[in-house]
Context: one part of a larger RNA
RNA sequence: UUGGGUCUAAAACAUCCGUAGCUUGCUUGAUAAGUCUCUUGUGAAAUCUGACCUCUUAAGGGUCAAAGAGCAAGAGAUACUGCCAAGCUAGAGACCGGGAGAAGUAAGAAGUACGGUCGGGGUACCGGUAAAAUGGGCUGAUCCCGUCUGGACUAACAACAGCGAAGGCAUCUUACUAGCACGGUUCUGACAGUGAGGGAUGAAGGCUAGGGGCGCAAAAGGGAUUAGAUACCCCUGUAGUCCUAGCAGUAAACACUGCACACUAAACAUUGGGGCCUCUUCGAGAGGUUUCAGUGCUGUAGCGAAGGCGCAGAGUGUGCUACCUGGGAAGUAUAGUCGCAAGACCGAAACUU
Numbered sequence: 001u002u003g004g005g006u007c008u009a010a011a012a013c014a015u016c017c018g019u020a021g022c023u024u025g026c027u028u029g030a031u032a033a034g035u036c037u038c039u040u041g042u043g044a045a046a047u048c049u050g051a052c053c054u055c056u057u058a059a060g061g062g063u064c065a066a067a068g069a070g071c072a073a074g075a076g077a078u079a080c081u082g083c084c085a086a087g088c089u090a091g092a093g094a095c096c097g098g099g100a101g102a103a104g105u106a107a108g109a110a111g112u113a114c115g116g117u118c119g120g121g122g123u124a125c126c127g128g129u130a131a132a133a134u135g136g137g138c139u140g141a142u143c144c145c146g147u148c149u150g151g152a153c154u155a156a157c158a159a160c161a162g163c164g165a166a167g168g169c170a171u172c173u174u175a176c177u178a179g180c181a182c183g184g185u186u187c188u189g190a191c192a193g194u195g196a197g198g199g200a201u202g203a204a205g206g207c208u209a210g211g212g213g214c215g216c217a218a219a220a221g222g223g224a225u226u227a228g229a230u231a232c233c234c235c236u237g238u239a240g241u242c243c244u245a246g247c248a249g250u251a252a253a254c255a256c257u258g259c260a261c262a263c264u265a266a267a268c269a270u271u272g273g274g275g276c277c278u279c280u281u282c283g284a285g286a287g288g289u290u291u292c293a294g295u296g297c298u299g300u301a302g303c304g305a306a307g308g309c310g311c312a313g314a315g316u317g318u319g320c321u322a323c324c325u326g327g328g329a330a331g332u333a334u335a336g337u338c339g340c341a342a343g344a345c346c347g348a349a350a351c352u353u
Base pairs, nucleotide, nucleotide: 004324005323006322007307008306012321014201015200016199017198021194022193023192025088026087027086028085029084031082033081034080035077036076037075038074039073040072041071042070049065050064051063052062053061054060091191092188093187094186095184096183097182099180103177104176105175106174107173108172109171110154111153114150115149116148118146119145120144121143125136126135162169163168206247207246208245209244210243211242215241216240220236221235222234223233258320259319260318261317262316263315266298268296269295270294271293272292273291274290275289276288277287278286279285302309303308326353327352328351336345337344338343
């Protein structure tokens, strides 16, 4: 390489956009590059294959014939692929209509709890634990009431619910922005799929600068426990957590399941839209049925080593990409690129088994 694979054995890039490339709907015409047929030339000899001859036979030797991928030229075929031209509407996109949503960004507003300040009431304990102690308290704590103030967060509703490409997103209002499903079938007319390089986004923690700092809390200090206790428990507590502007670019970034299209039983639940029907207190009401799109659960065929998957495939096929090839050494060394650093990306071998 051929082949075989990638939920759990090694292996789907964290996610999306997109360049080249690869792949690509239906119809007609033209062409004849790929493709197919034929002819000619070439395709050394030896070898191989067949026939005959010959060393008495065998191996061997000789003669003749056949075969031969590929290449070149010529003549034809035109289903498929390509190229060119013309057209179509089932893919894709646009448009219109009403719609759902914690989708994003910014601004403003609100609420409970918590901490602090001040004032009033009040008196000896409070706190903490399995038990304690460290700690706080007559300079009046804990507790109750009121005032002002600070930062963080957004209970119940809440769902096996919803939205987003993923990360993720939850008080309310407004502004701006994006995507989506459904319905109509008005327009474009294959404009599509995937995507090496490339670009953008990317939790927590970390870094730089400037703010902020209630609570929580790595590090640190103290008290316990213990043989010890650099821990688990307790009292404190700094980075950090929050905001603004940048950097970083990783996660069990997981459904450990790449994207797209077509086909292939059924039942149940639920979210959004549409059609039809019934009831109606005519309401933004209730119910039934059907259809499209999503989210779940059970399950047929089928698949699978099994667990299991099962129209949301891990089924049956097609197109494109990424990745795997025994364990360890090792995601290490080295070189390179990126980064302020931490480190990230790329990524071996000796040796060992």